This is a predicted structure of a 1390-nucleotide RNA (small-subunit ribosomal RNA) from an uncultured prokaryote.

[in-house]
């Protein structure tokens, strides 16, 4: 996507045409579906009517009526009409054959139709039975039966003769044989009979009848081609193949029977199983094909299951018969009836299919002379959206769209999508009247012609006139009538695929054709709006084809994706070189027959159109014959030689096969030397050895294996072959052209070979070595190591048949550019030779072209390019398993499914991660050092725990002195408990209404409440303005979502790297540039280069700091002059130093040497305050970690609203069995106390820093100069130096911890804050396993000062004094760059 005899599910308005039991060939109740002829033929009612007998009863006659009904006889019943069960077949399609047949009714043609005879049904009697029905006896008829006479020219049979042929035939000839029925009409010339009515011969009309010959139909039979699936069905046959004789039949035949023969079928699939009616057609598909085989037509089987056979032209008979079974039925139990796969119908089965309808009017058919009769064939009509097909649920304006509603939306607003009103139409349906068909022609009755006869009769045709015949049906149609009225669902809206919001939910409910949707912001689930497609339907299911070149003919592959048989010989088959002639089988051409109708196509009609139906035409791929063609194939002769073969001499070679031989080395044996070990391993330890081992010497046994040569080499068909010799042997090759003359490739089947293990048996057995033992290793260790060890590894002679038996590449031929090895034989050239050079065949290796591939790669040794021939393959798994079957001792091998499950496996390349993979090369990365932490106690974070609450976030690095640059009250967000709801705060309507605010009493713990004093502005007077109350939008929210999000930050990492743009390359991811060689801190910069530039990084500009100069000189400075002081830049004065702060130089590998590529650049040097980046700071690419952060803000969604919002009071974040992090002071003498003397830098300071001076041991207290600060103050700087004292101890170390008594901040210092004095004096004697920092003015160890801040630092951010070691070096450990290889990893090795 397109189709279906469909079902289901939701819906549902009409109409036309088709279609409806697919499953139970289950069973069947009524009632219909085959009868007809009286013109074959005998007999023959009845009821009713009306008359009669005297009437009712009963009886007669007539009519009813020569009618029903029945019989005998012809014909039909073998048609039509159902079903598909059974067949895999001459069943059926196609196309012949019949010298091997048969047709009844019909049609043409010629011939007869004499005489005669015996029965029987019906009818009547009698008897049997329940019934069905049957028995006996008597009468009768025919067109029913029989004989007999006639016919033989033509026809059967059979039999002799001739002819002719295609040879069981045809045609002449002669003998023999073998019918028959009769009805009906009409005439009345002519005979005969009469009962005078006619009747019979005769004539003629029609039907009908015998036998013959022709046709037409319709059938029987044989053949040739074709018609599923399984080979895990491979052999099958005994009337079976054939023959001769007989039988049968319409016929041909082993159809059948008796004798002979021993055939016949079969890999081209025979037998067996299994599945099916078969065909034109239908569906699909470009077609080739594939699927189907309902309706309509053809054939063929079949009729409740098997069997038979009879009548007949035709059955081996659906509505006949007979037997046997199964089953229903009716019995009086003795017996008998039936057979719906006709047409309605009922049960049943199922997901599933309809009316017990009308009618012979048309059409067809049976019977009839007809008239007609008979007909569930058929016409039609109901039901069923089952299917095609039409039509209609209106149309315009309204309308750039009212107004309410839903939906959605941020403030406009959008959408549904319009409706209402006006204006029309009048299909369909309804529904009143009215008209109203085709579909009928025939027949019958008259007349007129015409045939026919003797004839104007009859009878037959025709022409005219008249009548008569509709079931659908008062239908179809037309007209009228009213008046938008009565008429729209269904599916989907993630992507394939046309169509989007929102609510709900929350990995739940649930979607789900296939990818896949749902875990709280769901276009994918449920809903709702909105939207798409389709429509009287629309979806789901099922099913078939198609896409799918996914079994390839058309049209596919097999090196690595699934796919070459291990490997050769060869039978059948397939295919096969040049050249003449011959044949025509195949091929071609032209011609005929056939290929039924419907269908399907064009066309052109007919129903208002269209489905649907008619007319014509083409076409039907196919087969069949006839003519001719002869190139090709095939066949035949005949010939060729290049394909193959073969003959000669010579060379290579681990080629196969059997015999005997060699040395090395290994174990063992004996004997000698000689002692304590030896061996093994990563390290050791079994094990060996003082009963003498290893070691080392000599000699003996024995079994296997052949070192070096040796190779990218050679030989073999594959396995596979290795010492040397020796007999037998297989092939290849090279050359010489001698010889045959297509004898050739390929090969299913089949037969040989066929590493290694393995198996039977009988030898051997030295190393080796599964299994097993024992020590190791390990968590464990049936293993990798070790010590020993048996099968076996070896030889005979058998089996077994596999393998990653692999170039994962089947064999043979020919063609297609080249390059450079090797190996084996040849040829040229040239030489004295040998080499080198050129150059052919044959093997073997490499690189590489075009070509081909998915690439990868192959590339004359193809995986290019072609032919030919064999084998495989068709999605993973299950499985090379089961079962069968075959081989085998065995072990196993060969052949080889299915159920079921999966949505992939899988090839080859890409980019990246990643590796206990490689190379380069950085970093306190290790090493080298110096100083901590881990161990003490304290402070501080965190786990945890506890608790009404201990708010909350942060969790490797990159959480833990982090957000917190400071929690007593606030902060505070947690907890209790008080109170408050348009709210503390903000924006804005609408009403009221005039203050707010201060002050201040009272109650409360307080917010609060209450009361009192006191209190407005502007105005055009309408009011505003600005606050209170009340309502209503709406505020709050440190609620939750950092996994919805912004912005900001970590962190890889200041690591060097991330990329584009054109170009090239590559089918593509994608590469290349960015790789390489060199250099650097750096993708730093050089050189090469199919790349050539360019961004964002790096550097650099920018701070700072280190030299110098230039400006300027106060509050800073002080040499030189002067002044003054005990002293002090204190003064005047200087502008030179320092120094402030502002501007410049100054460093660029610039200069030398050297190395290096004449390059970056590296090494040394000079010079200079600085030297290769001077030292430090800001600077942080593309991006990674759903990293952090909703509680710094901001922000979508959800969630709250007398609360999760807000106010308050106290409480809590400071809890404490414990664990970790980060610091702080120490464990002291490089030190502690005490004194006493020097030296910074950077900062701060107004409700702020506070001096001097007094007071307290001290904190601190007065106190207030002076500073808005280079001025004044905080402020002493410590460490250091000098002196004194302590002397190794839990100390004159070290301070926890406690007690008492104080200082300040602050509304308060109980929880809970720092500090001071006195008194206490605990742990700690340098801390285990582990880990941190740090490369120089660094670490280490000193102090100062800042922010936050009332008050609180051992944190945090600055600042300065003092001031070291070390670094051989890159193997490891950790981090990171680049190249490169490997991969089954990509949420990426956690």
């Nucleotide at each position: 996507g397109a189709g279906c005899g469909a079902a289901c599910g939701c819906u549902a308005g009409c109409g036309g045409c088709g279609c409806g039991c697919c499953u139970a060939a289950c069973a069947c109740a009524u009632g219909c579906a085959a009868g007809u002829c009286g013109u074959g033929c005998g007999a023959g009612a009845a009821a009713g009517u009306g008359g009669g007998g005297a009437c009712a009863a009963c009886u007669c006659c007539a009519u009813g009526a020569g009618u029903a009904a029945a019989g005998c006889g012809g014909c039909g019943a073998a048609c039509g009409g159902g079903u598909g069960a059974g067949u895999a077949a001459c069943a059926c399609g196609u196309g012949g054959g019949u010298a091997a047949c048969c047709u009844g009714c019909c049609c043409u043609c010629g011939a007869g139709u004499g005489g005669g005879g015996a029965a029987u049904a019906a009818c009547c009697c009698a008897g049997g039975g329940a019934a069905a029905c049957c028995u006996g006896g008597g009468c009768u008829a025919a067109g029913a039966c029989c004989g007999c006479a006639u016919g033989a020219c033509c026809u059967c049979c059979u039999c002799g003769c001739c002819u002719c042929u295609g040879c069981g035939g045809a045609g002449g000839u002669g003998g023999g044989u073998g019918a028959a029925a009769g009805a009906u009409g009409g005439c009345g010339a002519u005979c005969u009979c009469u009962u005078c009515g006619g009747a019979g011969a005769g004539c003629u009309g029609u039907c009908g009848u015998u036998g013959a010959a022709g046709g037409a139909u319709g059938g029987u039979u044989c053949c040739g081609c074709c018609u599923c699936c399984c080979a895990u069905u491979a052999g099958c046959u005994u009337g079976u193949u054939g023959g001769u004789g007989g039988g049968g039949u319409a016929a041909u035949g082993g159809c059948c029977u008796a004798c002979c023969a021993a055939g016949g079928c079969g890999a081209c699939g025979a037998u067996g199983g299994g599945u099916a009616g078969c065909c034109g057609g239908c569906c699909u598909g470009a077609g080739a094909g594939g699927g189907u085989g309902u309706c309509c037509g053809g054939c063929c089987a079949c009729a409740c299951u098997g069997g038979g056979a009879c009548u007949g032209a035709g059955a081996u008979a659906c509505g006949g018969c007979c037997c046997a079974g199964a089953c229903u039925c009716c019995u009086a139990c003795g017996g008998g009836a039936g057979g719906c796969a006709g047409c309605a119908g009922u049960c049943g089965a199922g997901a599933a299919g309809c009316a017990u309808c009308c009618g012979c009017a048309a059409u067809g058919g049976g019977c009839g002379a007809a008239a007609g009769c008979c007909u569930g064939a058929c016409g039609g009509u109901g039901c069923g959206a089952c299917g095609c097909c039409g039509c209609g649920u209106g149309a315009g304006c309204g309308a750039a769209g009212a107004a309410g509603g839903c939906c959605c939306u941020a403030u406009g607003g959008g959408u549904u999508g319009a409706a209402a009103g006006c204006u029309c139409u009048g299909u369909c349906a309804g529904a009143u009247u009215g008209g109203g068909a085709a579909g009928a022609a025939a027949g019958c009755a008259c007349a007129g012609c015409g045939g026919u006869u003797a004839a104007u009769a009859c009878c037959c045709g025709u022409u005219g006139u008249g009548u008569u015949u509709g079931a659908c049906g008062g239908u179809a149609c037309c007209a009228u009538c009213a008046g938008a009225g009565g008429a729209a669902g269904c599916a989907c809206c993630g992507g394939c695929u046309a169509a989007c919001u929102c609510c709900g939910u929350g990995c739940c409910a649930g979607c789900a054709g296939c990818c896949g949707c749902g875990g709280u912001a769901a276009u994918a689930c449920g809903g709702a709006g909105g939207g798409u497609g389709c429509a009287a339907g629309c979806g789901u299911u099922g099913u078939u084809c198609g896409g799918a070149u996914u079994c390839a003919c058309u049209g596919g592959g097999u090196a690595u994706a699934a796919a070459g048989g291990g490997u050769g010989c060869g039978c059948a088959g397939g295919c096969g070189g040049c050249c003449u002639g011959a044949u025509a089988a195949g091929u071609c051409a032209g011609a005929g027959g056939u290929g039924a109708a419907a269908u399907a196509u064009g066309u052109c009609g007919g129903c208002u159109c269209a489905a649907c139906c008619g007319g014509c035409a083409a076409a039907c791929g196919g087969c069949c014959c006839c003519u001719g063609a002869a190139a090709c194939u095939g066949u035949c002769a005949g010939g060729c030689u290049u394909g193959a073969g073969u003959c000669c001499g010579a060379g290579a070679g681990a080629g196969g096969u059997a015999g005997g031989u060699g040395g090395a080395a290994u174990u063992c044996c004996a004997g000698g030397u000689g002692u304590a070990g030896c061996g093994g391993u990563g390290a050791a330890a079994u094990g060996c050895g003082u009963a003498g081992a290893u070691a080392u010497c000599u000699g003996g046994a024995a079994g296997a294996a052949c070192a070096c040569c040796a190779a990218c080499g050679g030989c073999g068909a594959a396995g596979g072959c290795a010492g040397a010799u020796u007999g037998c042997u297989g092939g290849a090759c090279a050359g010489c052209a001698c010889c045959u003359g297509a004898g050739g490739c390929u090969g299913a089947a089949g037969c040989g070979c066929g590493a290694a293990a393995g198996c039977u048996a009988g030898g051997g057995g030295a190393g080796c070595a599964a299994a097993c033992a024992g020590g190791a290793u390990u968590a464990g260790a049936u293993a990798c190591c070790c010590u020993g060890g048996u099968a076996g590894u070896c030889c005979u002679a058998g089996c077994u048949g596999u393998a990653a038996a692999c170039g994962u590449u089947g064999g043979g031929c020919a063609c297609u550019u080249g390059g450079u090895g090797u190996u084996g034989c040849g040829g040229g050239u040239a030489u004295u030779g040998a080499c080198c050079c050129c150059u052919g065949c044959a093997g073997u290796g490499c690189c590489g072209g075009a070509g081909c591939u998915a690439a990868c790669g192959c590339a004359u040794u193809a995986a290019g390019u072609g032919c030919c021939c064999c084998g495989c393959c068709u999605g993973g798994g299950g499985a090379g398993u089961a079962c069968g079957g075959u081989c085998g001792c065995a072990a196993g091998g060969c052949u080889g499914a299915a159920a079921c499950u999966c949505a992939a496996a899988g090839g080859a390349a890409u980019u990246g991660a990643c590796g206990g993979g490689g190379g380069c090369c950085c970093g306190c990365a290790c090493a080298a050092g110096c100083g901590g932490u881990g161990g003490a106690g304290c402070a501080u974070g965190u786990g945890g725990u506890u608790c009404a609450a201990u708010u909350c976030g942060a969790c490797g690095c990159a959480a833990c002195g982090c957000g917190a640059a400071g929690a007593a009250c606030c902060u505070u967000a947690c907890c209790c408990g008080g109170g408050u709801u348009u709210g503390a705060a903000c924006u804005u309507c609408a009403g009221g209404u005039g203050a707010c605010a201060g002050c201040c009493c009272c109650u409360g713990a307080g917010a609060u409440g209450c009361a009192g004093c006191u209190u407005u502005c502007c105005u055009u007077c309408g009011g505003g303005a600005c606050g209170c109350c009340u309502g209503g939008a709406g505020a709050g929210g440190u609620g939750c979502u950092g996994c919805a999000u912004g912005g900001c930050u970590g962190u890889c990492g200041u690591c060097a790297g991330c990329u584009c743009g054109u170009g090239u390359c590559g089918u593509g991811a994608g590469a290349u540039g960015u790789u390489g060689g060199g250099u650097u801190a750096a993708g730093u910069c050089c050189c090469g280069c199919a790349a050539c530039g360019a961004g964002c990084g790096c550097a650099a500009c920018c701070c700072u700091u280190g030299u110098c100069c230039c400006u300027a000189g106060u509050u800073g400075c002080c040499a030189u002059c002067g002044g003054g002081u005990u002293a002090u830049g204190c003064c005047g004065g200087g502008a030179a130093c320092u120094c402030u702060a502002g501007g410049g130089a100054g460093a660029c590998u610039g200069c030398c040497c050297c190395g290096g590529a004449a390059a970056a650049c590296g090494g040394g040097g000079a010079g200079g305050a600085a030297g290769g980046u001077g030292g430090g700071g800001a600077u942080g690419a593309c991006g990674u970690c759903a990293a952090g952060u909703c509680c710094u803000c901001a922000u979508g969604g959800c969630c709250u609203u007398u609360a999760u919002g807000u106010c308050c009071g106290g409480g809590g974040c400071u809890a404490c069995a414990c664990a970790c992090g980060u610091g702080c002071u120490a464990c002291a003498a490089u030190g502690g106390g005490c004194g006493g003397u020097a030296c910074a830098g950077a900062g701060g300071g107004c409700u702020g820093c506070g001096a001097a001076c007094c007071c307290g041991c001290g904190a601190g207290g007065g106190g207030g100069a002076g500073c808005c600060a280079a001025u004044c103050c905080c402020a002493a700087a410590a460490a250091a130096c000098c002196g004194c004292u302590c002397u190794c101890a839990g100390u004159u170390c070290a301070g926890a911890u406690u007690g008492c008594a104080g200082u300040c901040u602050g509304c308060a210092a109980c929880u809970c804050g720092a500090c001071u004095g006195c008194a206490u004096g605990a742990a700690g004697g340098u801390g285990g396993a582990a880990u941190c920092g740090c490369u120089a003015g660094u670490a280490a160890g000193c102090g100062c000062g800042g922010a936050u801040c009332a008050g609180c630092a051992c944190g945090c951010c600055g600042c300065g004094g003092u001031g070291a070691a070390u670094a051989c070096g890159u193997u490891c450990c950790c981090g990171g760059g680049c190249c490169u290889u490997g991969u089954a990893c990509a949420c990426a090795c956690c």

Its mean pLDDT, the model's own confidence on a scale to 100, is 84.